The prediction has a mean pLDDT of 82.
Predicted 3D model of a 573-nucleotide part of an RNA (large-subunit ribosomal RNA, domain V) from a bacterium.
Rfam family: Bacterial large subunit ribosomal RNA.
Context: one part of a larger RNA
RNA sequence: CCUGCGGCUAGACGGAAAGACCCCGGGAGCUUUACUAUAACUUCUUAUUGUCUUGUUUGCUUUUCUGCGUAGCGUAGCGGGUAGACUUUGAAACCUUGAUUUCGGUUGAGGUGGAGUCGCCAAUGAAACACCCGUCUGAAAAGUGGACAAAACUAACCUCGCUAAGCGGGGGACAGUGAGUGGCUGGUAGUUUAAGUGGGGUGCUUGCCUCCUAAAAAGUAGCGGAGGCGUUUAAAGGUUGGCUAGCUCCGGAUGGAAAUCGGAGUGAUAGUGUAAAGGCAUAAGCCAGCUUUACUGCGAGACGGAUAUGUCGAGCAGUUGGGAAACCAGAACUUAGUGAACCGACGUGUUUUUGUGGAACACGCGGAGAUCAUCAGACAAAAGCUACCCCGGGGAUAACAGGCUAGUAGGGCCCGCGAGUCCAUAUCUACGGCCCUGUUCGGCACCUCGAUGUCGGCUCAUCACAUCCUGGGGGUGAAGCAGCUCCCAAGGGUUUGGUUGUUCGCCAAUUAAAGUGGUACGUGAGCUGGGUUCAGACCGUCGUGAGACAGGUUGGUCCCUAUCUACCGCAGG
Numbered sequence: 001c002c003u004g005c006g007g008c009u010a011g012a013c014g015g016a017a018a019g020a021c022c023c024c025g026g027g028a029g030c031u032u033u034a035c036u037a038u039a040a041c042u043u044c045u046u047a048u049u050g051u052c053u054u055g056u057u058u059g060c061u062u063u064u065c066u067g068c069g070u071a072g073c074g075u076a077g078c079g080g081g082u083a084g085a086c087u088u089u090g091a092a093a094c095c096u097u098g099a100u101u102u103c104g105g106u107u108g109a110g111g112u113g114g115a116g117u118c119g120c121c122a123a124u125g126a127a128a129c130a131c132c133c134g135u136c137u138g139a140a141a142a143g144u145g146g147a148c149a150a151a152a153c154u155a156a157c158c159u160c161g162c163u164a165a166g167c168g169g170g171g172g173a174c175a176g177u178g179a180g181u182g183g184c185u186g187g188u189a190g191u192u193u194a195a196g197u198g199g200g201g202u203g204c205u206u207g208c209c210u211c212c213u214a215a216a217a218a219g220u221a222g223c224g225g226a227g228g229c230g231u232u233u234a235a236a237g238g239u240u241g242g243c244u245a246g247c248u249c250c251g252g253a254u255g256g257a258a259a260u261c262g263g264a265g266u267g268a269u270a271g272u273g274u275a276a277a278g279g280c281a282u283a284a285g286c287c288a289g290c291u292u293u294a295c296u297g298c299g300a301g302a303c304g305g306a307u308a309u310g311u312c313g314a315g316c317a318g319u320u321g322g323g324a325a326a327c328c329a330g331a332a333c334u335u336a337g338u339g340a341a342c343c344g345a346c347g348u349g350u351u352u353u354u355g356u357g358g359a360a361c362a363c364g365c366g367g368a369g370a371u372c373a374u375c376a377g378a379c380a381a382a383a384g385c386u387a388c389c390c391c392g393g394g395g396a397u398a399a400c401a402g403g404c405u406a407g408u409a410g411g412g413c414c415c416g417c418g419a420g421u422c423c424a425u426a427u428c429u430a431c432g433g434c435c436c437u438g439u440u441c442g443g444c445a446c447c448u449c450g451a452u453g454u455c456g457g458c459u460c461a462u463c464a465c466a467u468c469c470u471g472g473g474g475g476u477g478a479a480g481c482a483g484c485u486c487c488c489a490a491g492g493g494u495u496u497g498g499u500u501g502u503u504c505g506c507c508a509a510u511u512a513a514a515g516u517g518g519u520a521c522g523u524g525a526g527c528u529g530g531g532u533u534c535a536g537a538c539c540g541u542c543g544u545g546a547g548a549c550a551g552g553u554u555g556g557u558c559c560c561u562a563u564c565u566a567c568c569g570c571a572g573g
Stems, first nucleotide, its partner, number of pairs: 001573007010565003014560002022394006028386004034191005041183002044180005050153002053150013067136001074129001077135005084118003093112008157171006194206003203223001207229006230375001231273001232332002237291007246266006271280002274337001276335003295318004301312003307376001320329003343369001346366004351362001401448001402446001403444003407441001409437006418428002455530001456528003460522001461519005468493003471488006495509005536554004540549003
């Protein structure tokens, strides 16, 4: 060196299971004051469902009444006709009495009475009376129909019993059942519950305008840096004419830093409804006169843009305003002040109409109504929990480990304010500067989610040296002893207990010393499983609840017969 056998388990990101954590997409179970339905329950109506009485109410018919502003003899409903009407079939007047009343009266019944009473005319008034016809308001009586309420009945219907196609008792048009209707309803069901995001959640944001980033055309991202908007104005619009701010200095009564007045200088710093930018003196800034173009119908041609929206616009026709006129005017110095479709209150039309006329409906045109703000707007209509969970995916994306980085951390060097009685440098070292390490906390998200098992302990280690002890040396604010600090040095060594799952820490007793770190925070195909981190349960807190909690507590399955490499033995060649 080769071959084989027996061991061991460090590696083959070993085997097993398309990761259960996390995220994304889908599903399911559960909850509720999410949304929408719905069983059940319940209200009313109606059918099954009949008889009768009373009361209330209402319609119609008949009869009888009723009707008061002022003026007027007076209680004049309204319209019409008419000059007469009533009366021994009993007028006026009086008595008794009913109803009504605006307390004046009106009207009815009975009795006495025994011949007149009323109207026309006149007066008053808006309207003129007797009598007749019609009609209205309100009232009463009778008849008839309806509705409601209450009571009663028996024959439907229900129920009990019996000698049972029925009969008797009880209940009774209620209940029960069907249909319709309103309420309530996680009992049940179907669903919804946004996206962006240096993982997700929490927070924040989501449309439009201005500036910077933006790299001198345009455009240009980011949870980059700053601010605004969801309007306002009948003048703050149009036109014609006119005007020029602001600041500084000097002078001047009250009067001051600053009011108003005069002068000089400067030159747009002022002003512009509202943010910023770009403009603006020919002013777009300020003042005044007259006004409504803050028009109707169009629009060559451009800008911008994926599309759809968006922006500018000469000119033509009509009609106005200002101006002597030329001309100017289709809002505002410009750029924000916003919302597609569908639906549609309302308005409008010489549209439409099954005999004709009209109307409804329909149709055409205009059009209010959106924090549709997740602002290119899914429906008119929607929140949560899951550790009981499931599926499809992802190392496109988190937790462990590794990698990169080195802000943070640890270490070193330079400068040397200062402390050190004096003296920067025995020792410590500010303010700063330059490096190193890759042990902390982080950042990034590069391998791994068809799996790289996670804290601590046990066992077994191995390496670095920034050395804890032991060894050698320099300095000392080293007398000695004991120290402090620095240099060299990794050969060997570096304890046992108590408490805690602990690493750590604290405590106790020792020791020459009880080192700091790396090794997937070494080591679970070596062990353990106390902690963390499934399913059970309890408490506190939060939540209406399902449930939740780097809050506490108790319980809780740790698989692998070694093929290769490595290593330890043995044998043969």